Source information: The RNA shown here (Glycine riboswitch aptamer) has 99 nucleotides and comes from a Burkholderiales bacterium. It matches the Rfam family "Glycine riboswitch aptamer". Gene Ontology term of the family: glycine biosynthetic process. Rfam describes the family as follows. This family represents the bacterial glycine riboswitch. On this family, see Mandal et al., Science 2004: "A glycine-dependent riboswitch that uses cooperative binding to control gene expression". The source organism's lineage runs through Bacteria, Pseudomonadati, Pseudomonadota, Betaproteobacteria and Burkholderiales.
RNA sequence: GUGGCGACUCUGGAGAGACCGGCGACCACGCCGGCGCCGAAGGGGCAGGCGAUCCGAGCGGAUAGGCCGAACUCUCAGGCAAACGGACAGAGGGGUGAU
Numbered sequence: 001g002u003g004g005c006g007a008c009u010c011u012g013g014a015g016a017g018a019c020c021g022g023c024g025a026c027c028a029c030g031c032c033g034g035c036g037c038c039g040a041a042g043g044g045g046c047a048g049g050c051g052a053u054c055c056g057a058g059c060g061g062a063u064a065g066g067c068c069g070a071a072c073u074c075u076c077a078g079g080c081a082a083a084c085g086g087a088c089a090g091a092g093g094g095g096u097g098a099u
Stems, first nucleotide, its partner, number of pairs: 001099001004096002008092005017035001019034006036080003042076001043074003048068003053062003
């Protein structure tokens, strides 16, 4: 130097009550109480796989702890006009750097 990874930048980016009552406030908003919802920040869970070890000629089987683990699932957190945010995708990419 290169693949890869990658801070960061630009573009695209869904869903669900501008809900009801009280107070502050012009509204959005903040606090308290109430009901209804969303899944794509983050987080948790499982299916499944890997796997020490054991049985076994072999195919294979069992399995503590551990590892990976989804866009599935939970709805803790977050969100339910716009704005902000937003998994993920495209392009660029300081840097890192297998080989």